[in-house]
Overview
A computed fold for a 118-nucleotide RNA from Robiginitomaculum sp., annotated as SAM riboswitch aptamer (S box leader). Rfam family: SAM riboswitch aptamer (S box leader). From the family's description: The SAM riboswitch is found upstream of a number of genes which code for proteins involved in methionine or cysteine biosynthesis in Gram-positive bacteria. Model confidence (mean pLDDT): 80 of 100. The source organism's lineage runs through Bacteria, Alphaproteobacteria, Maricaulales, Robiginitomaculaceae and Robiginitomaculum.
RNA sequence: UACUCAUCAAGACCAGCUGAGGGAAAGGCCCUGUGACGCUGGAGCAACCCCCGGUCAGCUUUGCGGCGCCGGAAAGGUGCUAAUUCCUCGCUCGCUUUUGGCGAACGACAGAUGAGGG
Numbered sequence: 001u002a003c004u005c006a007u008c009a010a011g012a013c014c015a016g017c018u019g020a021g022g023g024a025a026a027g028g029c030c031c032u033g034u035g036a037c038g039c040u041g042g043a044g045c046a047a048c049c050c051c052c053g054g055u056c057a058g059c060u061u062u063g064c065g066g067c068g069c070c071g072g073a074a075a076g077g078u079g080c081u082a083a084u085u086c087c088u089c090g091c092u093c094g095c096u097u098u099u100g101g102c103g104a105a106c107g108a109c110a111g112a113u114g115a116g117g118g
Base pairs, nucleotide, nucleotide: 001117003116004115005114006113007112008111013042014041015040016039017038021031022030023029026088027087028086043081044080045079048077049076051072052071053070054069055068058064059063085110089107090106092104093103094102095101096100
C1' cells in the first nucleotide's frame, strides 16, 4: 500500500508527564479540568501470525504432510483495554397507538485488525 482472505455482540486499566479536545468521515448521541487526545512506564485481554498435539486433503507413498479441520499453549511478532465498529443504509418478517415507531433475520457501503500479495 492497488489487491485477496478471515474476523469485528465477548474480553481487558493503573501511574507519571502534558493541558483541551476526543469518539475515521457527515449527522446524531456520547466522553472530557472528578483531566480528554497524545507520550512514557507498568499491568491486563485476546489468540490473527508463530509454536505444540491430533486428523486427512494432497504428494515424488516403508514415507512426507497442509495455506484444511479439531484441540492446546502464551515465550516471540502484531493487535486491543468507554459505549455492538456507539448509532445511521437496503430488504424480508413480526408487533404496533400506522406518512410513523419498536424488534428479529439476512445483506450492502465505509472502516478497524491480522495474514497473504504487490